Formats: sequence, structure tokens, C1' cells
RNA sequence: GCCGUCGUAGCUUAGUGGUAAAGCACUGUCUUGGUAAGACAGAGACCGUGAGUCCGAUUCUCACCGACGGCU
Repeated sequence: GCCGUCGUAGCUUAGUGGUAAAGCACUGUCUUGGUAAGACAGAGACCGUGAGUCCGAUUCUCACCGACGGCU
């Protein structure tokens, strides 16, 4: 330098054109002599950044940034 994959909550992942799900973690309540475990409830990401297409984009296209891998 070229090619490919990936980037979604604190962490690990899902999702896929109609504004996003789950587990762990976190908060509150109950339970206990107390802690842990358990039960119930709740908060938390507009999806790497920018632009384009579309009535509408996390999803499609392009550029850039970052991570990883391959080739030279």
C1' cells in the first nucleotide's frame, strides 16, 4: 500500500428498512439475626463519526476513524 471481518447499555452478545432484545453487572423493595443466594420491580445504548438513497436507516451505499486478520 491492497483486501476482508467487525464497531449496538459498564461487560458479553442478539437484531434487522418502520425509532432496539437478552444475560451478567447496577438501583429499590421483600425475604434473613446479618451477609450471600432467591423473588418482584426499575434505570441505563437513538446503534463508531459524517454524508447519501428512501416517506422512513442500527439495517442499504460512500468516505473517514478504530480493532483484528490476510497478502505484498
Molecule: transfer RNA
Organism: Minisyncoccota bacterium